[in-house]
Context: one part of a larger RNA
RNA sequence: UUGGGCGUAAAGCGCACGUAGGCGGCGAAGCAAGUCGGGUGUGAAAGCCCUGGGCUCAACCCAGGAAGUGCAUUCGAAACUAUUUCGCUUGAAUCUCGGAGGGGGUCAGAGAAUUCCCGGUGUAGAGGUGAAAUGCGUAGAGAUCUGGAGGAAUACCGGUGGCGAAGGCGGCCUCCUGGACAAAGACUGACGCUCAGGUGCGAAAGCGUGGGGAGCAAACAGGAUUAGAUACCCUGGUAGUCCACGCUGUAAACGAUGUCGAUUUGGAGUUUGUGCCAUUAUGAGCGUGGGUUCCGAAGCUAACGCGAUAAAUCGACCGCCUGGGGAGUACGGCCGCAAGGUUAAAACUC
Numbered sequence: 001u002u003g004g005g006c007g008u009a010a011a012g013c014g015c016a017c018g019u020a021g022g023c024g025g026c027g028a029a030g031c032a033a034g035u036c037g038g039g040u041g042u043g044a045a046a047g048c049c050c051u052g053g054g055c056u057c058a059a060c061c062c063a064g065g066a067a068g069u070g071c072a073u074u075c076g077a078a079a080c081u082a083u084u085u086c087g088c089u090u091g092a093a094u095c096u097c098g099g100a101g102g103g104g105g106u107c108a109g110a111g112a113a114u115u116c117c118c119g120g121u122g123u124a125g126a127g128g129u130g131a132a133a134u135g136c137g138u139a140g141a142g143a144u145c146u147g148g149a150g151g152a153a154u155a156c157c158g159g160u161g162g163c164g165a166a167g168g169c170g171g172c173c174u175c176c177u178g179g180a181c182a183a184a185g186a187c188u189g190a191c192g193c194u195c196a197g198g199u200g201c202g203a204a205a206g207c208g209u210g211g212g213g214a215g216c217a218a219a220c221a222g223g224a225u226u227a228g229a230u231a232c233c234c235u236g237g238u239a240g241u242c243c244a245c246g247c248u249g250u251a252a253a254c255g256a257u258g259u260c261g262a263u264u265u266g267g268a269g270u271u272u273g274u275g276c277c278a279u280u281a282u283g284a285g286c287g288u289g290g291g292u293u294c295c296g297a298a299g300c301u302a303a304c305g306c307g308a309u310a311a312a313u314c315g316a317c318c319g320c321c322u323g324g325g326g327a328g329u330a331c332g333g334c335c336g337c338a339a340g341g342u343u344a345a346a347a348c349u350c
Stems, first nucleotide, its partner, number of pairs: 004321003007304002012318001014201004021194003025088006033081002035077008049065006091191001092188001094186003098181001103177003110154001115149003119145003125136001162169002206247006215241002220236004258317006266295011299306002323350003332343004
């Protein structure tokens, strides 16, 4: 490079927005760049191929032809691609109306619990474990009852329930705000899809500055266990966990499954709209959309399994893989305060 692949064997960027690029709906007309056909010129000779001839044959040689898939020019064709013009509404967007939602940000206040402090009652234990001990307690603990302080998290509801692009989001109220969806219409008229670079978002831990610190708890200390025990268990306990601003940019960032569109027998739930029938009402029923869960036809798959939310059947575009180790390492570049991240080899070896 060709070919083949990417749920689990190597392989989907953590997620999105988007530039260049690639690709792109229906009808009509024009043009003729791509495309297709004809002519002309050229495509040296030799060689290859074909025909004939000459050395007794052959190699070899001679003559003629064909080919040279190309280039240039010219004359045509107009289906497709490009382009220009005119239109269309089904793709896309906008508007009106409506309900659902832990979507995001902000500000207030709420109750339960833990811990601590003051005080009352009260007395010898309490705590912890497999069993213990360290630690706590006659300087009055633990238990119990008032009062107070402070921080963090929101039991039940709660659900293979909801929302979000992903990370993620859960008590209640206010304010600001994003998205999705349904039902009817209206309106713009291809405005679309994907996306190398790029930009933004991005759990936890970690870092910087300043706050905060109840509980929990790396490190650390002690007690146990053990042959040892730098652990598992216990008693303590500092960073951290929380807030503000800034940085880091990684995860089994997982559905280990890129995004968008089209097509293809079914069954059972659930959630959220909407139409109709019926009902005192709830419920149940018949349709029609959006999401989500389970089971399965065809098909696919090495198998497991997937199966209209595809891993089926097709199309568009991007990313990625190419034996194991060395190694996601070294060197260099870029980024970072650092920790480190990103890009990314080779020798050697099996």